[in-house]
RNA sequence: CGGGAUAACUGGACGAUCGCGCGCCGUGCAUACGGCUCGAGGAACGUCCGGGCUCCAGAGGACAGGGUGGUGGGUAACGCCCACUCGGGGAAACCCGCAGGCUAGUGCCACAGAAAAGAGACCGCUCGCCGCGUGCGGUGAGUCAGGGUGAAACGGUGGUGUAAGAGACCACCAGCGGCCUAGGCGACUGGGUCGGCUCGGUAAACCCCACCCGGAGCAAGGCCAGACAGGCUGUGUAUGAGGCGGUCCGCUCAGCAGCCGGGUAGGCCGCUCGAGCGCACCGGCAACGGUGCGCCUAGAUGGAUGAUCGUCACCUGCCAGUUCGGGUAACCGCGGCAGGCACAGAACCCGGCGUACAGGUUAUCCCGUCCA
Numbered sequence: 001c002g003g004g005a006u007a008a009c010u011g012g013a014c015g016a017u018c019g020c021g022c023g024c025c026g027u028g029c030a031u032a033c034g035g036c037u038c039g040a041g042g043a044a045c046g047u048c049c050g051g052g053c054u055c056c057a058g059a060g061g062a063c064a065g066g067g068u069g070g071u072g073g074g075u076a077a078c079g080c081c082c083a084c085u086c087g088g089g090g091a092a093a094c095c096c097g098c099a100g101g102c103u104a105g106u107g108c109c110a111c112a113g114a115a116a117a118g119a120g121a122c123c124g125c126u127c128g129c130c131g132c133g134u135g136c137g138g139u140g141a142g143u144c145a146g147g148g149u150g151a152a153a154c155g156g157u158g159g160u161g162u163a164a165g166a167g168a169c170c171a172c173c174a175g176c177g178g179c180c181u182a183g184g185c186g187a188c189u190g191g192g193u194c195g196g197c198u199c200g201g202u203a204a205a206c207c208c209c210a211c212c213c214g215g216a217g218c219a220a221g222g223c224c225a226g227a228c229a230g231g232c233u234g235u236g237u238a239u240g241a242g243g244c245g246g247u248c249c250g251c252u253c254a255g256c257a258g259c260c261g262g263g264u265a266g267g268c269c270g271c272u273c274g275a276g277c278g279c280a281c282c283g284g285c286a287a288c289g290g291u292g293c294g295c296c297u298a299g300a301u302g303g304a305u306g307a308u309c310g311u312c313a314c315c316u317g318c319c320a321g322u323u324c325g326g327g328u329a330a331c332c333g334c335g336g337c338a339g340g341c342a343c344a345g346a347a348c349c350c351g352g353c354g355u356a357c358a359g360g361u362u363a364u365c366c367c368g369u370c371c372a
Base pairs, nucleotide, nucleotide: 001368002367003366004365005364006363007362008361009360010359012312013311014310015309016308017307018306020039021038023036024035025034026033027032041343045354046353048352049351050350051349052348053217054216055215056214065213066212067211068210069209070084071083072082073081074080085099086097087096088095089094100208101207105206106205107202108201109200122147123146124143125142126141127140128139129138130137131136132135155173156172157171158170159169160168174198175197176195177194178193179192180191181190182189183188221269222268223267224266230260231259232258233257234256235255240253242252243251244250276295277294278293279292280291281290282289283288314340315339316338317337318336319335321334324333325332326331
């Protein structure tokens, strides 16, 4: 210098004028006027996941249903984050993984193919018998070593063996399982030994295993003011000492529950100080935790947070210099003009994830080339 990887940050600046919302202060009978402070984001977005908060329900437990799925940790909690393990990708920095169990059981595996899972004989190979044209045809049996099909074919190589063959047997290799052993909290990894055990794939198929989960949501919920018309059904109890009544049954009224009908569309609280933010130190590889000091940072409810102008910055395009500067050159810088300046905007509050985003900046690391 070029190409790449990762982690962060930023998201126009200043001034003037006009305007909007909360709060405070002043004037005022007042809903009005004046002044001052504060006034969107990294995603405020999607509303996908987890919590706080509120109301309802609920002895406890189980089933059903839903979710999660390597191990260890973090957290209020999580499907999030960190570290590690295993598998995959890359030359590397590094990145990706819905990563329990098909040896619990059941199911499924298109087309092609003989056969798609306890099997299989299409071609081929071998032997017996029959026929003749004597190397071919038919027939019975053996055989998966070879060919061919397929995404996938029941271990691989070499040998022994055989009529031809075959883990049928042997050696080595690969896989699987059992046992022993070393390291690690663990997932897991290294080593040894035994067993011919050779078992296909699929759980984002049913299912099995382990763990987690009550429902609804700020239009939650509460208070005040105002408006209105009740009706039907059930219940009415051991606990309404209601009425009818001496008592029981029964009827009925209040109460309670459900449904239908009617009324309202106003105000206040909830509401913004919180798992809060910044800095320093300590513990930890890290996520994160602890301590100390400092700070206060939107609360609208038809919903405020904006508009215009000027100067500068940034981006894109066009033009110009032939005596502008650098460079061998491409090109870069300097100058003028025009256009642009992203994605998007709180609504009870937090923690995440996902998605969108013009342009700019920083740090660390990897690879290549050149120079010293």
The RNA shown here (Bacterial RNase P class A) has 372 nucleotides and comes from Zhihengliuella flava. Of the family's consensus pairs, 94% are formed in the model. The sequence is in RNAcentral, with records from ENA and Rfam. It matches the Rfam family "Bacterial RNase P class A". From the family's description: Ribonuclease P (RNase P) is a ubiquitous endoribonuclease, found in archaea, bacteria and eukarya as well as chloroplasts and mitochondria. By type it is a ribozyme. Gene Ontology terms of the family: tRNA processing, ribonuclease P activity and dimeric ribonuclease P complex. Taxonomically the source falls in Zhihengliuella (Bacteria, Bacillati, Actinomycetes, Micrococcales).